This is a predicted structure of a 79-nucleotide RNA (c-di-GMP-I-GGC riboswitch aptamer) from a Deltaproteobacteria bacterium.
It matches the Rfam family "c-di-GMP-I-GGC riboswitch aptamer". Rfam links the family to the GO term cyclic-di-GMP binding.
It was read from a public genome assembly, where an Rfam model found it.
[in-house]
This record gives sequence, structure tokens and C1' cells, in this order.
RNA sequence: UUUGAAAAAGCCAAACCAGUUGAGAGGCUGGGGCGGAAAGCCAUGGGUCCUAAAAAUAAGGAUAGCCGGGUUGCCUUAA
Repeated sequence: UUUGAAAAAGCCAAACCAGUUGAGAGGCUGGGGCGGAAAGCCAUGGGUCCUAAAAAUAAGGAUAGCCGGGUUGCCUUAA
């Protein structure tokens, strides 16, 4: 440097429940734990979802745990 088979010193946390916030998709906090090797970060391409205001055939928003791409990084078999 490539790799991610096995593992976990540590890390994150799906559904669901409670609280809170938003017009909504959704976000946040706590419980929970299905899973994850970037399930860290970035809406840049595609997809999906929402649409109150503004806009008008698009625009705005959400999703990074839908798939790419970019970027940083823990551990690590083998080469």
C1' cells in the first nucleotide's frame, strides 16, 4: 500500500416504546438491539419519501442504515 476471512480493545445503533420538535417526510434525547468495517463526515450523480411557505414544471426539504462518488479514520488474516 492492497485486502476485510476471523475477532473485538473500543465505536455506532434497525424495528419497537417514551419524551420532544417539525406542515410533513423526518430530526433530537432516553430505553432497546436488528444489524454494521466506515452504519464517521459531505446531498456531488442516481433512487426513494415529503410538500406549509416561496416558486412553477420545476423548486424547496428529508434520507449518508438505498446504491455510487469524494474525504478522514480504528482493528486486522494474507500478500